[in-house]
RNA sequence: GUCCCUAUAGUUCAAUGGAUAGAACGCGGGUUUCCUAAACUUGAAAUCCAGGUCCGAUUCCUGGUGGGGAUA
Numbered sequence: 001g002u003c004c005c006u007a008u009a010g011u012u013c014a015a016u017g018g019a020u021a022g023a024a025c026g027c028g029g030g031u032u033u034c035c036u037a038a039a040c041u042u043g044a045a046a047u048c049c050a051g052g053u054c055c056g057a058u059u060c061c062u063g064g065u066g067g068g069g070a071u072a
Stems, first nucleotide, its partner, number of pairs: 001071007010025004018055001027043005048064005
């Protein structure tokens, strides 16, 4: 250089065109306890960026950026 894969809460992963984007762990508040832990309860938190297609995009297309791989 060329080609392929990939990017979603703090982390690990769901969501294959129609949902209020969901779960686990983690984090904050509360209850309980002498305190802590555990348990119960509750809350916050994300679609890499820019365009396009579509009535509707996390999902499809194009370009870019980051990560991983193959090749010489």

This is a predicted structure of a 72-nucleotide RNA (transfer RNA) from a Candidatus Shapirobacteria bacterium.
It matches the Rfam family "tRNA". The family's RNA type in Rfam is transfer RNA.
Model confidence (mean pLDDT): 81 of 100.
The sequence was found in a public genome assembly.
The organism belongs to Candidatus Shapironibacteriota, within Bacteria.